[in-house]
RNA sequence: GCUCCUUUAGCUUAGUGGUAGAGCAUCACACUUGUAAUGUGAAGGCCGCGCGUUCAAUUCGCGCAGGGAGCU
Numbered sequence: 001g002c003u004c005c006u007u008u009a010g011c012u013u014a015g016u017g018g019u020a021g022a023g024c025a026u027c028a029c030a031c032u033u034g035u036a037a038u039g040u041g042a043a044g045g046c047c048g049c050g051c052g053u054u055c056a057a058u059u060c061g062c063g064c065a066g067g068g069a070g071c072u
Stems, first nucleotide, its partner, number of pairs: 001071007010024004018055001026042005048064005
């Protein structure tokens, strides 16, 4: 230098065009003599940034940035 993959909650991740889900973690309550475990509930995301396509974009296209792999 070129090619490919990837970026979604604090962490790990699902989600192939129509208002974004889960597990763990956090907080509250119940249970317990108390803690843990367990159960119930809550909070936490403008989906890396920009520009396009579209009635509508996390999803499609292009560029940039971060991370990873390969080739020379």